Predicted 3D model of a 116-nucleotide RNA (SAM riboswitch aptamer (S box leader)) from Sporosarcina quadrami.
Of the family's consensus pairs, 97% are formed in the model.
Its Rfam family is "SAM riboswitch aptamer (S box leader)". Its family is annotated with regulation of gene expression in the Gene Ontology.

RNA sequence: CUCUUAUCAAGAGCGGCGGAGGGACUAGGCCCUGCGAUGCCCGGCAACCGGCAAGUGAUGAACUUGCAAAGGUGCUACUUCCUACAGACUUGUGCAAACGGUCUGAAAGAUAAGGG
Numbered sequence: 001c002u003c004u005u006a007u008c009a010a011g012a013g014c015g016g017c018g019g020a021g022g023g024a025c026u027a028g029g030c031c032c033u034g035c036g037a038u039g040c041c042c043g044g045c046a047a048c049c050g051g052c053a054a055g056u057g058a059u060g061a062a063c064u065u066g067c068a069a070a071g072g073u074g075c076u077a078c079u080u081c082c083u084a085c086a087g088a089c090u091u092g093u094g095c096a097a098a099c100g101g102u103c104u105g106a107a108a109g110a111u112a113a114g115g116g
Stems, first nucleotide, its partner, number of pairs: 001116008013042001015041003021032003026084004043076003048072002051067006080108001085105006092099002
């Protein structure tokens, strides 16, 4: 870098350092930010892998449930901040085309685990 699978509406500080932009990219919107953001450290949250226990299963592979969190990651404003593509619905606007709204799916992205 790429492929596969799973998850992405919950949760997490009134701490320290630092000193300018930040919320992935593009566009539009909406926000955060000198009352100090983003980032780093500490603290915390969660429970993907790993650990332990029980169960299903055929002894296995695999799966399910629970426990702990001293191990490996991750996360810690806003739904992945929202929209962008497709479909369905719509006693919203409009003559209509279309726009808007709701829902579903996809794409893109993030994280984990495994493979190339």